Notes
A computed fold for a 1492-nucleotide RNA from an uncultured bacterium, annotated as small-subunit ribosomal RNA. Rfam family: Bacterial small subunit ribosomal RNA.

RNA sequence: AGAGUUUGAUCAUGGCUCAGGAUGAACGCUAGCGACAGGCCUAACACAUGCAAGUCGAGGGGCAGCACAAUGGUAGCAAUACUAUGGUGGCGACCGGCGCACGGGUGAGUAACACGUAUGCAACCUACCUGUAAGCGGGGAAUAACUCGGAGAAAUUCGGACUAACACCGCAUAACACUUCAAAACUGCAUGGUUUUGAAGUUAAAUAUUUAUAGCUUACAGAUGGGCAUGCGUAUGAUUAGCUAGUUGGUGAGGUAAUGGCUCACCAAGGCAACGAUCAUUAGGGGUUCUGAGAGGAAGGUCCCCCACACUGGUACUGAGACACGGACCAGACUCCUACGGGAGGCAGCAGUGAGGAAUAUUGGUCAAUGGGCGAGAGCCUGAACCAGCCAAGUCGCGUGAAGGAAGAAGGUUCUAUGGAUUGUAAACUUCUUUUGUAAGGGAAUAAAGUUCGCUACGUGUAGCGUUUUGUAUGUACUUUACGAAUAAGGAUCGGCUAACUCCGUGCCAGCAGCCGCGGUAAUACGGAGGAUCCAAGCGUUAUCCGGAUUUAUUGGGUUUAAAGGGUGCGUAGGCGGACCCGUAAGUCAGUGGUGAAAGUUUGCAGCUCAACUGUAAAAUUGCCAUUGAAACUAUGGGUCUUGAGUGUAAAUGAGGUAGGCGGAAUGUGUUGUGUAGCGGUGAAAUGCUUAGAUAUAACACAGAACACCAAUUGCGAAGGCAGCUUACUAGGAUACAACUGACGCUGAGGCACGAAAGCGUGGGGAUCAAACAGGAUUAGAUACCCUGGUAGUCCACGCAGUAAACGAUGAAUACUAACUGUAUGCGAUAUACUGUAUGUGGUAAAGCGAAAGCGUUAAGUAUUCCACCUGGGGAGUACGUUCGCAAGAAUGAAACUCAAAGGAAUUGACGGGGGCCCGCACAAGCGGAGGAACAUGUGGUUUAAUUCGAUGAUACGCGAGGAACCUUACCCGGGCUCGAACGACUAGUGGUAGUCCUUAUGAAAGUAGGGGCGACCCGCAAGGGAGCUAGCCGAGGUGCUGCAUGGCUGUCGUCAGCUCGUGUCGUGAGAUGUUGGGUUAAGUCCCGCAACGAGCGCAACCCUUGUCCUGUGUUGCUACUCCGCAAGGAGAGGACUCUCAGGAGACUGCCGUGGAUAACACGGAGGAAGGUGGGGACGACGUCAAGUCAUCAUGGCCUUUAUGUCCAGGGCUACACACGUGAUACAAUGGUGCAGACAGAGGGUCGCAAGACCGCAAGGUGGAGCCAAUCCCUAAACUGCACCCUAGUUCAGAUCGUGGGCUGCAAUUCGCCCACGUGAAGCUGGAAUCGCUAGUAAUCGCAGAUCAGCAGGCUGCGGUGAAUACGUUCCCGGGCCUUGUACACACCGCCCGUCACACCACGAAAGUCAGAUGCAACAGAAGUACCUCGGAUACUCGAGGUCCCAAGUUGUGCCUGGUGAUUGGGGUGAAGUCGUAACAAGGUAACCGUA
Repeated sequence: AGAGUUUGAUCAUGGCUCAGGAUGAACGCUAGCGACAGGCCUAACACAUGCAAGUCGAGGGGCAGCACAAUGGUAGCAAUACUAUGGUGGCGACCGGCGCACGGGUGAGUAACACGUAUGCAACCUACCUGUAAGCGGGGAAUAACUCGGAGAAAUUCGGACUAACACCGCAUAACACUUCAAAACUGCAUGGUUUUGAAGUUAAAUAUUUAUAGCUUACAGAUGGGCAUGCGUAUGAUUAGCUAGUUGGUGAGGUAAUGGCUCACCAAGGCAACGAUCAUUAGGGGUUCUGAGAGGAAGGUCCCCCACACUGGUACUGAGACACGGACCAGACUCCUACGGGAGGCAGCAGUGAGGAAUAUUGGUCAAUGGGCGAGAGCCUGAACCAGCCAAGUCGCGUGAAGGAAGAAGGUUCUAUGGAUUGUAAACUUCUUUUGUAAGGGAAUAAAGUUCGCUACGUGUAGCGUUUUGUAUGUACUUUACGAAUAAGGAUCGGCUAACUCCGUGCCAGCAGCCGCGGUAAUACGGAGGAUCCAAGCGUUAUCCGGAUUUAUUGGGUUUAAAGGGUGCGUAGGCGGACCCGUAAGUCAGUGGUGAAAGUUUGCAGCUCAACUGUAAAAUUGCCAUUGAAACUAUGGGUCUUGAGUGUAAAUGAGGUAGGCGGAAUGUGUUGUGUAGCGGUGAAAUGCUUAGAUAUAACACAGAACACCAAUUGCGAAGGCAGCUUACUAGGAUACAACUGACGCUGAGGCACGAAAGCGUGGGGAUCAAACAGGAUUAGAUACCCUGGUAGUCCACGCAGUAAACGAUGAAUACUAACUGUAUGCGAUAUACUGUAUGUGGUAAAGCGAAAGCGUUAAGUAUUCCACCUGGGGAGUACGUUCGCAAGAAUGAAACUCAAAGGAAUUGACGGGGGCCCGCACAAGCGGAGGAACAUGUGGUUUAAUUCGAUGAUACGCGAGGAACCUUACCCGGGCUCGAACGACUAGUGGUAGUCCUUAUGAAAGUAGGGGCGACCCGCAAGGGAGCUAGCCGAGGUGCUGCAUGGCUGUCGUCAGCUCGUGUCGUGAGAUGUUGGGUUAAGUCCCGCAACGAGCGCAACCCUUGUCCUGUGUUGCUACUCCGCAAGGAGAGGACUCUCAGGAGACUGCCGUGGAUAACACGGAGGAAGGUGGGGACGACGUCAAGUCAUCAUGGCCUUUAUGUCCAGGGCUACACACGUGAUACAAUGGUGCAGACAGAGGGUCGCAAGACCGCAAGGUGGAGCCAAUCCCUAAACUGCACCCUAGUUCAGAUCGUGGGCUGCAAUUCGCCCACGUGAAGCUGGAAUCGCUAGUAAUCGCAGAUCAGCAGGCUGCGGUGAAUACGUUCCCGGGCCUUGUACACACCGCCCGUCACACCACGAAAGUCAGAUGCAACAGAAGUACCUCGGAUACUCGAGGUCCCAAGUUGUGCCUGGUGAUUGGGGUGAAGUCGUAACAAGGUAACCGUA
C1' cells in the first nucleotide's frame, strides 16, 4: 500500500465483499509449565445459610458467665463438696461517649449545572486534627439496668418500686461571639465590605485519676471535607413548532448553614423558541480504551475522580455531616413464622443458591503487611485489604530435545510405471545435553516498625542502646545432588482474492460458499487419502467496533449525459462585499502566570534470571482562565473618493404586456340559380351523403375560430410564453453623453408573486378539430393504428388548480483567459465601400477542462461569494402523519423486505419490416423440367420375431451403399463353443506327428463321436535345435455407449474477397489507423490521395487439359508416290499429311484511336488459331455451424466376458392403408413402326474380351481365329432415304398379369436379370407453389467404366446433333463494402412488459380489542414537618384532636406508543404455467413527459 465483483472487451461512476487491528467474549477441536493481570455484558430477578461495624471499665450503676484470693456458713474427723459475700482480674446485658454519612456494591433513574473545564461566594457550613486567647463556680429533678407483678404462641410490652453518671435541666460569670442603636475612617465591578470607638441586651462548661495530664466550654484562625451560583462544552428526531401561570420580574415576609419563586401575600405581564423552545426516544458523565498517517469514528468492563441508587413509592428524626445499603415511620408488592389474635424480612457487601442466558469462579485462609473505627494503651473489630482455590478468558516467557546419520531402508502416496518422484536426515542407528519432570537435601527477603523489660543522654517526651516477641502466603521463591530423551503437538487451510496439489469416491445428488462462484461421469472448489502451507499450547468459527471507505469528503467528493440545479422572479433574516486616511483592539498573533489530579501514553534509567509487569525521572496533556504587548488582515467608530450600483438627457429598437376597433382568405351552414349521377374515402373497401337533385359551380347572407406569403440558427420577455392591421395605456433592455447621488452592492433559508397543456367551478359561445361514444374496415382477436360520424373540451369573462422531457436535462453574480467568421440593434466617420466600438444572437476553434461524448469570452476553463440538491438498484415519489385543494390531486416523505448489481460514455461485432454503393441464373428475358399418371429408388410413418445402424432446413432423403438370393449382415428365431474365429510370447509333449485322401453314426448345418490309407520339411556326423501341430498358461474379442472427451477426413457459408501481422502514429483504454476516401476490377485487382510504411494467409499466376504453329520420334498409327488386288494401308516405300508422345513458340492491353487525373482502366480497331483471367479442371484464407462421422480407420473414458464375444441353418434388411424427395417412361405426327444406309470419343479385356461360322423368332447356345492390346475384341444412337399410320386412348403409351424359354450361381419360393408370344392399366402436357441452365451451354441422342458369379431406370465419364434470351437492377433470395440506430453479445430463433393462476415472505388499511407511558379535572388522603385548639404534666417535656401540603389508590376525559384482528390492498421472490407482444432497429402506429 490494496484486491475481487456489472462488460464480448474498455474507461469512469457506484454499491457489495475481502486481506489488518481489537474484545470482560461465546462455541468447536486440542492441551506440558510458569509469571502478570482478568472473570454475570442477560433478570436494578428472587434469595436458604454463615460472615461483612464496632469499640471504650482511664464516663457510670453494676455483676449473669469465667478465673483468683480471702472470710463466713452447711455436711464431714479430715481431705473435700456445696453455698454466701464485687474483694480482685476482668466483663454478658444496661445508661453514656465516639463511630455507624467511611470503606464495599450496582448503573435502575437522570439529556440535567448530572458530568468536564474555568471562575465566583462581599451569600455559606465543617465532628475529629493544629495554632492562639479565655474559662471550667454552685445546684436540681429524673431514668435504664436490677427487682416485684401482669399480658402475649412469639416478637414484644404494660404497671409498681430502687438507683448512678462526662446522661438531662436551671442558676452564676463572660466576650474579640450574637442582636439593636450611634459615630468615624478606609475600600470594592454592584448589592456592599472591613476596621475602630461608645451604649444597651442575650448566651457556656464535666468530670476522671497515679496531681501531672487527659477531657470539657467559648471565641478567633488554619487545615480537611462539603454546599451554592455562573461562562463554555456535552445524544437523536421538525413526519415534535410553538411552550409557560409560581410561569418571568418586582416589593415584603417566611424558611435555610447560605443566595434564590425555595415558599407565601400583593403588584406588573412577562419569560423561552428556527443559533431549535416544548415533546418523544435513547443514555450515568469524565480521566481514559480500541482503531486511524492524521482529522476523526466507536466504546466507557477492570483501575482512579464525580454523580445517582439500596425491594417499589413517600416521609422525616438523630447528627458536624444522612433525608441514611447491613437506622426509623407509613403505603404497596412479594416471601416467611403463627397458638389466626398478630408478627418478621430486604445480598445492586463477601462467599453461596435458584432462575434467566451462548456465557462468567470458593458457602477458602489471615489480620503477618497496607488502611480504617474505637481505645491512654495493651488490644478488639475489619469478606476493606493481603493471600490461596477454579477457568487457555487475555498478555508475556519457557519447553516438548541437540549434533551426526543415504542402503536416500521398509511402508504409504503418485507418475510418462523393467523405472522414477515424494514423505525424507525424517526414521532406525551413534554421540551429547538436562531447561522441564521425578526423588532426596538446604532454604530466604517481605519486620520498615511496633510490643515487653531494662539502661543511657538531654530534660519531661523524644532519641539511642541492649533484650524479648510478632509471618497468612510457606518449607513457597531460590538453590544443590541423582536419574534419564526420559513426562509434553495440535488446529485451520490448499479455485481466485490468498501462502499451499495430486489420486480416489460422488454425478446439479450429497454437499461447499466471505465475494465471485463450484457440483449435470475425467471436480486442484463436495467427501476421503497422501502431500503441502500458515500459526502454534493453541488454532479456527461466530458476534461487535474502527480501518481499508476520499463510500458524508474540515483535512478530502460531487450535480450537461452516471444519483444530484429549485419551473421563474421579487425579496426578509442570514452569509459575503470597492478605493484612501485616522482611531479602537472583539477576532488574530506573540510573551508571561495559573490550571490541565493520580494512574495511563511516549522517552531515559532501574527492579523481578528475560519479557509481560512494576518503580522512578522527564516529556506530552494540542484545552480553559488571567495578564502584558503588536496592529498587517477581518471587524467596529469617524472622515473622504468614484471605478461597482442607481438617476438624468438624446435619438433609435422589438411577435414585450393589457384593453378596444377594423380586415381579407379559408371552413361550415343557410337561401336562390346552373347542372346530372354519382360523391366521398382507402393499401383495397365499406359505413356515410345523393334523383326529396348531392358532389361540382355561381351569387348573396350568417357564424365562430385562426392569422398564409413576409419568416430567418431573426426579434422581445424572468420563466411560462409572444405573430393580420390599427389606436390608447404601460413595462423593459441596449447605445451615446459623463450632468447628479456616493457602496446605496451580490446572493437569498422561510415568505410573496407569476407559472404551457390538460383539468375543476359559474356564466356565455360553439365554425373547425376532437378524448368518451357509435358504426365501417383490418385481424386469430383488434375494446387500437385506417375510414365515416360525434359529445365534453378547444374560444371568452371571472375564480381555482400549481404540475411538464417547465430542457441549454447546464442556479445567480463578479473578474480574468488566443483567434477567425456570420447576423440583430445602436454609436463614430461625408459615405451604401472599408474599418472601429458596445450589447445581443449563431458557427469553427487555441490553451485549459472532461470518464468520454463534448465544452470552449453565451465555459462544462481559471478563481471568489451565496443559495438549492446528491450518496447503490428495487420497494417508492409508495405507506403513515401533516399542510394546501371543491375535487382530481399537489407538497413534505420513510421502513420492513429483496438483489449484487442498477446506471453513464465510448469500442468491436451482430442485427434492423434503416440508408447508400456493388455482385451472383438472385430477379427479369428465354429454353427445358418437376409438382398430376403408372413404375423405379430413398425417406417418414405404420407393421413385424426382426423389418440392423447412421444421415434429418438450406448443408438428410438414386445419401454411407461404386451394386442385401447364401455370404455381405451389424437385426430376429433356433442349434453349438468358452483361450474362444485370428495373431503373438512362454512351458511341456509330439515321427505313423503335421498335412492329405477315403469313410461310419448322428445332425438342418456347424459340430460331436469314431474307423482306415498315404505320409513329410530345414540345420547338424550325432545328440539335439528350428518350423508345424497338440495341451497348458498370459495377452483376447465387442458394428456395445459417449462425434457434447478426441485425431483424421468431410459438408456449408464460398472460389465469396476477404482475414491478419510488424514497426510507427492517434486514443487514459477497449481499440483505431493501415484495410477508409476518389476512380477501377472477376478480385483488398490496380492507380491516385492519405500518419502511415511495409509484410503474411487468401485473389491472380505457377500445374493439368483443350484450341494454332514449329522441332524431334515413326510402330501396332498415317498414306502424297508405287504395286498387287473384287475389296481392305493388305504390301513396297516414305515422314510429307493426320495422329502419337516429348520439347518449344504463341496473348502481354504488346500496337493504333477515343475517353479518363497525363494514372489505373474502359470502349473501339488492326493483326492473329486464339483478345483482354481464350474454354474447362485441380486448387477452398482467418473462421462459423459443440455441423457430420466412435459403423472405414485410429483413440481417452465407461460397460460386457459360458456373452453385448464367436460358429452355423433359416428368416429379415425386399413388409404396405398412406405422405414426401430424387429419377426413368410417356401422354404422341418436330411422332411411331418397317426396310435400307452413314459417322464417334473415351474406356475395358486372360478366372477375361471374343471375331468369322453354325443352331435358335429371340434371350442365348455350339465352337473358337485373334488379343496381356495405337495390332484383336467389346462398338453406337439420334441422323439420312423410301414406305405405312391420319388425330383415335390410336400402329401413342407401355404398367400389370398369364404361358413358355434363356443365363449366372451349392441355391433364383420369399428375392435376380433377359427373351418370345399373349394381355394392354393409368395417362391427352399436369392446382397452389417450385427447380436447372448464359454456348459447344440448355435441350436431345446413344456409348463406356467402376461395383460385379449374376443383377443399373442410379452414379462416374465420353462423344454425336445443337438452340433461345439477357431491356435492366424496382422487387424476391444470398453475399461484399461504407454509414446509421440499438436496452442485442448464447448476438433478432436476441432482449423484454403487464394482467391472470399457484406457493412463500415482509408491510399498509381495518369494526374493534389488549397493554404501557403521559396530560388535565376531581375524589380520597397513611406516615410526616409546620401551625392551631384542647387537655394533662409541670426540671425539660408530653398526649389527643384539627388545618395546609402530600405517596400509593379511585373516577372521568384527552393524547401518545406498542401488540393483536375476520377481511382487504398493493409490493417482493419463486420451476420450462396462461394470455397477448407494450419497449429496445423507423421495434413494424418514433419514443418519452404532464394531464383527463